[in-house]
Notes: A computed fold for a 74-nucleotide RNA, annotated as Pistol ribozyme. Model confidence (mean pLDDT): 81 of 100.
RNA sequence: CGUCGGUUUGGCGACGAUAAAGAGGUUUUUAGGCCAAACGCGGCAGCAUGCAGUAUCUAGAGCGUGCUGCGGAA
Repeated sequence: CGUCGGUUUGGCGACGAUAAAGAGGUUUUUAGGCCAAACGCGGCAGCAUGCAGUAUCUAGAGCGUGCUGCGGAA
C1' cells in the first nucleotide's frame, strides 16, 4: 500500500493476490455474523405462493419466491 472479517465510517485483527481464519480482551449464552452507529445483506417468526415427486384423502418433507414484523444478550 492492497485485500479480507455482510455494507459505509471509525476501531480491532489477519493476510500478501489470496479471501480465508483457531485472529479480532475473556467467559457464558443466542438463529443472530469481531465491536460502535446506521443500513436490513445474511438471519429468525408469521402468512401466502411456485417447481418436482408420493398418495384414496388429509398431510409432511426437498428446492425456491413474495409480503409483514423483529433484528442478539449478560

Description:
The sequence is in RNAcentral, with records from ZWD.